């Protein structure tokens, strides 16, 4: 120096005027006021309310091991697999010796294999090379994504795990790990194609609704009409389907028409919460000291000029250093409150890491 | 805010792993018939299947993420 790879930070600043929103204050007035995603609502929790949530079917999710977590489909550290020369990155990664299904064209054959060319042997009759019959093979050719272990050697009439060395596989011992899994020895010529993000099996988790939850107070009306179910043989309700249990339950449910308010408090902002420091641990994370307090609207506040300065492009002079102008600084934006995770994002800047080239 | 439901030719639709580089209907184009329009008859355009990834030999169709549109949800009595 050029290429790449991994992590992390921030994400325009400062002051002046004029506004918004919230508190506190008589009042002048002070103080505090959006994001790394606040967003998509994909997944987990709090918190409410309904049996403080019950059995079992169904249904829905997840899927190597360990670990962390308040929990999770996140995280962290491993093991297995592929990809890169290498830092490093991908991976819904359990079961195809439970049964069902599915494989299009093409191929002989697509799943208890199979024989189109082909490769050998034998016999007949024409016979030189071919054609016909009967056997042996799966090596080579073809065909498809996928053809019943690979390459080499031996061996054969050609071949073939026939037989042997390697590699693969499947079983069994022993080491080693908590484990997934690896390593080694023995045994056995080799079970038998692939899809489970097809159905399903297995192991584990999930009750339901959601701050329009849920409490209070309040104004208003025709508390009207019409259908159907039901009152102890129990209708309907406990927000998704069913059964079973338990509760609540009666001039009460439920549907349709029609009528009225579209009002205020509270839930609501102090919390698995923020910086720092230490110790444990490889980390994720946890533990123990210090320290802070940092929006809470309700048609929705958090903004706009202006002036300096920062970044970056463009144009005019100009050797240059630098001057003057003009134009831009992204994605977006709280609504009950946290943990992911996924997308959006214009720039800038920090710490490690790899290969390859020059030099010393 | 929060819960759901849906994106296939211009429009409305069919599809359910292979037979489909998507069939059909109205619409359009062109020709034919008619003096001429209209109807009829013949043919042909017209679809990144909303978008990027995964799974699989194979994807409209199975999964994951996103982007867009539609619907519902307030109380009293």
């Nucleotide at each position: 120096g050029a290429a790449g790879g991994g992590g992390g930070u921030c994400g325009g600043g400062u002051g002046a005027c004029c506004g918004c929103c919230u508190g506190c204050g008589c009042a002048g007035g002070c103080a505090g006021g959006a994001g790394g995603a606040a967003a998509g609502u994909c997944c987990g929790a709090g918190c409410u309310c309904c049996a403080c949530a019950g059995g079992g079917c169904a249904g829905g999710g997840u899927g190597g091991u360990c670990g962390c977590u308040a929990a999770c489909g996140g995280c962290g550290a491993c093991c297995g697999g592929g990809g890169g020369c290498g830092a490093c990155c991908c991976c819904a990664g359990g079961g195809a010796a439970a049964g069902u299904g599915c494989c299009a064209c093409a191929g002989a054959a697509a799943a208890c294999a199979u024989a189109c060319c082909g490769c050998c042997c034998c016999g007949c009759g024409a016979a030189g090379u071919u054609c016909c019959g009967g056997g042996g093979c799966a090596a080579g050719g073809g065909u498809g994504a996928a053809a019943a272990g690979g390459c080499g050697a031996g061996g054969u009439a050609a071949g073939a795990g026939c037989u042997c060395a390697c590699c693969g596989c499947g079983g069994u011992u022993c080491u080693g790990g908590c484990g997934a899994c690896a390593g080694a020895g023995c045994c056995g010529g080799c079970a038998g194609g692939g899809c489970a993000a097809a159905c399903c099996c297995c192991a584990c988790c999930c009750g339901g609704a959601g701050c329009a939850a849920g409490a209070c107070c309040g104004a208003a009306u025709a508390g009207g009409g019409g259908a159907g179910c039901g009152u102890u043989u129990g209708a309907g309700g406990g927000c998704g389907g069913c059964c079973c249990g338990c509760c609540c339950a009666a001039g009460g449910c439920u549907c349709c028409c029609g009528g009225g308010u579209a009002g205020g408090u509270u839930g609501c902002u102090g919390g698995a919460c923020c910086c720092c420091g230490c110790c444990a641990g490889c980390a994720a994370u946890g533990g123990c000291g210090g320290g802070g307090c940092u929006a809470g609207a309700g048609g929705a506040a958090u903004g706009g000029u202006c002036a300096c300065c920062c970044c970056c492009u463009c144009c005019c002079g100009u050797u240059u250093g630098g001057c003057g102008g003009a134009g831009g600084g992204a994605c977006a934006g709280a609504a009950c409150u946290c943990g992911g995770c996924u997308u959006a994002c214009a720039g800038a800047c920090c710490c490690g890491c790899u290969u390859c080239c020059g030099c010393a | 805010g929060c819960c759901c439901c849906c994106g296939u030719c211009g429009u409305c639709u069919a599809g359910a792993g292979g037979c489909c580089c998507a069939g059909g209907a109205c619409g359009c184009c062109a020709c034919c018939c008619u003096u001429u329009c209209a109807a009829g008859g013949u043919g042909g355009a017209a679809a990144u299947c909303g978008c990027g990834g995964g799974u699989u030999c194979g994807a409209a169709u199975c999964c994951c993420g996103c982007c867009g549109g539609g619907g519902g949800c307030a109380c009293c009595a």
This is a predicted complex of two RNAs, RNase P RNA and transfer RNA, with 437 nucleotides together. The coordinates come from a structure-prediction model, not an experiment, and the mean pLDDT is 80. Rfam match: Bacterial RNase P class A. The family's RNA type in Rfam is ribozyme.